[in-house]
RNA sequence: GGUGCCUUAGCUUAGUUGGUAGAGCAUUACUCUCAUGAAGUAAGGGUCGCUAGUUCGAGUCUAGCAGGCACCA
Numbered sequence: 001g002g003u004g005c006c007u008u009a010g011c012u013u014a015g016u017u018g019g020u021a022g023a024g025c026a027u028u029a030c031u032c033u034c035a036u037g038a039a040g041u042a043a044g045g046g047u048c049g050c051u052a053g054u055u056c057g058a059g060u061c062u063a064g065c066a067g068g069c070a071c072c073a
Base pairs, nucleotide, nucleotide: 001072002071003070004069005068006067007066010025011024012023013022019056027043028042029041030040031039049065050064051063052062053061
């Protein structure tokens, strides 16, 4: 220098054919306990890496940029 893949909650991640974003763990509160832990119930937490484009509508499609991984030279 070239090619391909990845980027979603604090962490690990799902998301099908474009239709308004979920789970587990963690955190907080409550129940339970003498207390802690475990268990149970509930809650908070995301503008989906960034900027544009297409579309009635984008996590999803397109382009550029940034970061990471692999391969080729």
This is a predicted structure of a 73-nucleotide RNA (transfer RNA) from Ancoracysta twista. Rfam family: tRNA. It is annotated as a transfer RNA. NCBI's taxonomy places the organism under Eukaryota, Provora, Nebulidida, Ancoracystidae, Ancoracysta.